[in-house]
Transfer RNA from an archaeon, 82 nucleotides, folded computationally. Rfam family: tRNA. The family's RNA type in Rfam is transfer RNA.
RNA sequence: GCGGGGAUGGCGGAACGGCAACGCGCACGCCUGGAAAGCGUGUGUUCGUGAGGACUUGCAGGUUCGAAUCCUGCUUCCCGCA
Numbered sequence: 001g002c003g004g005g006g007a008u009g010g011c012g013g014a015a016c017g018g019c020a021a022c023g024c025g026c027a028c029g030c031c032u033g034g035a036a037a038g039c040g041u042g043u044g045u046u047c048g049u050g051a052g053g054a055c056u057u058g059c060a061g062g063u064u065c066g067a068a069u070c071c072u073g074c075u076u077c078c079c080g081c082a
Stems, first nucleotide, its partner, number of pairs: 001081007010024003018065001025043006044055004058074005
């Protein structure tokens, strides 16, 4: 230099162009004499007392009524070829 694949919460990891799953972890609660285990609820970011709002899938654009998903450029990681 060329080709292929990847980047999604704190971590792992799904997702047909139409609600960003699930598990782990964490927080609170239940249970217990107290724990462990188990169970329930919550858990992307930000603003807000709250109801709720805005933003969010590596970055920047594009297509579309609608994009994690399709297209272009870039960054970065892995594999192969030279």